A computed fold for a 115-nucleotide RNA from an Acidimicrobiia bacterium, annotated as TPP riboswitch aptamer (THI element). The source organism's lineage runs through Bacteria, Bacillati, Actinomycetota and Acidimicrobiia.
[in-house]
RNA sequence: ACGGGGUACGGCGGGAGCCGGGCGGAUUCCCCGGCUGAGAGGCCGACUGAAGCGUCGGCGACCGCCAACACCUGAUGCGGGUAAUACCGCCGCAGGGACGUGCUCUGUGGGCUUC
Numbered sequence: 001a002c003g004g005g006g007u008a009c010g011g012c013g014g015g016a017g018c019c020g021g022g023c024g025g026a027u028u029c030c031c032c033g034g035c036u037g038a039g040a041g042g043c044c045g046a047c048u049g050a051a052g053c054g055u056c057g058g059c060g061a062c063c064g065c066c067a068a069c070a071c072c073u074g075a076u077g078c079g080g081g082u083a084a085u086a087c088c089g090c091c092g093c094a095g096g097g098a099c100g101u102g103c104u105c106u107g108u109g110g111g112c113u114u115c
Stems, first nucleotide, its partner, number of pairs: 001108010011065004017035006042059006071096003077090004
């Protein structure tokens, strides 16, 4: 000097599916349960809609931050399986994708000094 591991702080990125019941045009975007998963929306607020069909913001939990397990795209993809689903596998070392600093351990190379 370059690289790797760990850790701390700050910052940043991301997803929230499927099924059943309550339940019925519901003082409506609510409650309970099942599946997979780290997580399937916990709290607050706003908007829209009588179709339980949604949207947005803040905080929180969880996962991830250079990447062969964050996540997105291809994808209304292919195979298997399921009550059903990105549930599992393939695609996939595919393309895209969010980082700085300190401390510490360590690898490689170089320089200087001394013996």